[in-house]
Predicted 3D model of a 72-nucleotide RNA (transfer RNA) from Methylomirabilis sp. (SeqCode).
NCBI's taxonomy places the organism under Bacteria, Bacteria candidate phyla, Methylomirabilia (SeqCode), Methylomirabilaceae (SeqCode), Methylomirabilis (SeqCode).
Its Rfam family is "tRNA". From the family's description: Transfer RNA (tRNA) molecules are approximately 80 nucleotides in length.
RNA sequence: GCUUCCAUGGUCUAGGGGAUAGGACAGCGGCUUCCGGAGCCGUCAGCGCAGGUUCGAGUCCUGCUGGAAGCA
Numbered sequence: 001g002c003u004u005c006c007a008u009g010g011u012c013u014a015g016g017g018g019a020u021a022g023g024a025c026a027g028c029g030g031c032u033u034c035c036g037g038a039g040c041c042g043u044c045a046g047c048g049c050a051g052g053u054u055c056g057a058g059u060c061c062u063g064c065u066g067g068a069a070g071c072a
Base pairs, nucleotide, nucleotide: 001071002070003069004068005067006066007065010025011024012023013022018055027043028042029041030040031039048064049063050062051061052060
């Protein structure tokens, strides 16, 4: 330098045009317990950035940024 892939809460991830963006773990609060743990209930928190297409974009297109792999 070229090609391909990835980017969603603190972490891991689902979502392949139309819901209030779903789940697990973590955090916080409560119940329980002598205390803790486990369990149960609740709660907090998210689409890398900028454009475009569309009535409507996490999703499709372009550019950029960051990361991974391969080729030279």